């Protein structure tokens, strides 16, 4: 200069005018008002209800190693296997498929303690083209995958039969390391195939539903409340109709609980009271010190931060940014992403026009 | 809002990882029978939502994403 890796951070600004919504205010007024993903609802909690949650099957969920956290399938740092000249990157990474079933299509002689087409070699044996019978696994050839590699002894050919070095299995033993490991050294047998996002083993977690979760409050026998598109309907209450004796613990069993003025369930209708949960205190935010390689803890200061009627959070005009396009130039036009709270928080994933930082690596040049 | 389900020619659908450039029936198109038309008959045309991983191998298992349905008070 040039070409690459990782992290991160913002994602229009400023005034005017006219407006929505909470909450304080007696008024004037004041004050708050999207987002990095509010999304998907994939995971984890935290409230609530069923027995503060019980046993037993069944089923799901995770899976190196050591730490973080409330909690995880998230983060963080290293180990191991791959890739990349490097900075770095991906990896659903337990059972080294040596507990047991399974699965390998086609092709290939054989596909799991399997096998012999071609070749190789030895014998017979020949009508001299070849046939039989035997050995053998080096070569050849199929295949995603064929029972270590290379050089040598050996041998009719050949084979871990043998040896020697390498590569990998097992089992000991030393050092480091909290640990996954990793380095060294010894001994055995010569070699053990894939596949667990097939079934299954093993550890380690999960009780189930969900804010439409749940609690309160009004009024009550032919009557109240609420709604209305004025036809009627929903709640409350012994009766809209029918039908079961069980229903609830959202798979099964036991256990619990609740249940005749009671509970459920089917069918018809119908879309609708109020108020808490729920929104100022929280696993909060923020900035400085301490520990820690980091995630992430403590300490102390400051702050107070949308919120529902399933319903607010915008327009606009002007000045600037930033992008594309005409233009010699002042300037003129168009555009400015993905999307949008609904019980709350911690991940994760999946969109996103674009600006901006920082750290590193390579490879030319020049000093 | 919160929970659950589904996806294979145009339509309904078979398809326990290999025999599947995926089978059927209707529906389309052309032929063939018939004086025409309908039935028949032969032949064709068309599909695994989309991306990625696991396997030697994916309609099918596994993750994400995209469209559809469903339920509740």
């Nucleotide at each position: 200069c040039g070409a690459g890796u990782c992290g991160g951070u913002c994602g229009g600004a400023c005034g005017g005018c006219c407006g929505c919504g909470g909450c304080c205010g007696a008024g004037a007024g004041g004050u708050c008002g999207a987002g990095g993903a509010a999304a998907g609802u994939c995971c984890g909690g935290a409230c609530u209800c069923c027995a503060c949650a019980g046993g037993g099957c069944a089923g799901g969920a995770c899976g190196g190693u050591g730490g973080g956290u409330a909690a995880c399938a998230c983060c963080c740092a290293c180990c191991c296997g791959g890739g990349g000249c490097g900075a770095c990157c991906c990896g659903c990474g337990g059972g080294a498929a040596c507990a047991g079933u399974g699965c390998a299509a086609c092709a290939g002689a054989a596909a799991g303690u399997a096998g012999a087409c071609c070749g190789c070699c030895g014998g017979c044996u020949u009508u001299c083209g070849g046939g039989c019978c035997g050995g053998u696994a080096a070569g050849g050839g199929u295949g995603a995958a064929a029972c270590g590699g290379u050089g040598g002894u050996g041998u009719a050919a050949g084979a871990g039969a043998c040896c020697a070095c390498c590569a990998g299995c097992g089992c000991c033993c030393a050092c480091g390391g909290c640990g996954a490991c990793g380095u060294g050294g010894g001994c055995g047998g010569c070699u053990a195939g894939g596949u667990a996002a097939a079934c299954c083993c093993c550890g380690u977690c999960c009780g189930g539903a969900g804010c439409a979760a749940g609690g309160c409050c009004a009024a009550g026998a032919g009557g109240g409340c609420g709604u209305u598109u004025c036809g009627g309907c929903g709640c409350c209450u012994g009766u809209g109709c029918g039908g079961a004796c069980g229903a609830g613990u959202u798979g099964c069993c036991c256990g619990c609980u609740c249940g005749a003025u009671g509970u459920c369930c089917g069918c018809a209708g119908g879309u609708g009271g109020g108020c808490c949960g729920c929104a100022u205190c929280g696993a909060g935010g923020u900035c400085a010190c301490c520990g820690g390689c980091a995630a992430c803890g403590g300490u102390g200061g400051c702050c107070c931060c949308a919120g529902a009627c399933a319903g607010a959070u915008g327009g606009u005009c002007g000045u600037c940014g930033c992008c594309g396009g005409g233009g010699g130039a002042a300037c003129c036009c168009g555009g400015u992403a993905c999307a949008g709270a609904a019980u709350c928080c911690g991940g994760c994933u999946u969109a996103c026009a674009g600006a901006c930082c920082g750290a590193c690596u390579c490879g030319c040049c020049a000093c | 809002g919160c929970c659950c389900c589904c996806a294979u020619c145009g339509a309904c659908u078979a398809g326990c990882g290999g025999u599947c450039c995926a089978g059927g029936u209707c529906a389309c198109g052309g032929c063939c029978c018939u004086u025409u038309c309908a039935a028949g008959g032969c032949c064709g045309c068309a599909g695994c939502a989309c991306g990625g991983g696991u396997u030697c191998g994916a309609a099918u298992c596994c993750c994400g994403u995209u469209g559809g349905g469903g339920g509740c008070a």
Two RNAs folded together computationally: RNase P RNA and transfer RNA, 440 nucleotides in total. It holds a member of the Rfam family "Bacterial RNase P class A". Rfam links the family to the GO terms ribonuclease P activity, dimeric ribonuclease P complex and tRNA processing. The family's RNA type in Rfam is ribozyme. Its mean pLDDT, the model's own confidence on a scale to 100, is 75.